[in-house]
């Protein structure tokens, strides 16, 4: 430099154009003599800019970070 792939709560992971879901973690509560376990609830996310569309995590484009291949 060229080609391909990946980027979603703190972490892991779903979501092929129509309300962004789950698990763990965290917080609050129930239970308990205390803790743990268990149960209930809450919090929190689409890498960045632009475009298409009534509507974009999803389609297009540019950039950015990481991985693989070639030179």
């Nucleotide at each position: 430099u060229g080609g391909g792939g990946a980027g979603u709560c703190g972490u892991c992971u779903a979501g092929u154009g129509g309300u962004a879901g789950g698990a763990c973690a965290g917080c609050g509560g129930a239970c308990u003599c205390u803790g743990g376990a268990u149960c209930c609830g809450c919090c929190a996310g689409c890498g960045a800019g632009g475009g298409u569309u009534c509507g974009a995590a999803u389609c297009c484009u540019u950039c950015u970070u990481c991985c693989c291949c070639a030179g």
The RNA shown here (transfer RNA) has 71 nucleotides and comes from Slackia heliotrinireducens. The sequence was found in a public genome assembly. NCBI's taxonomy places the organism under Bacteria, Actinomycetota, Coriobacteriia, Eggerthellales, Slackia. Rfam family: tRNA. By type it is a transfer RNA. The prediction has a mean pLDDT of 80.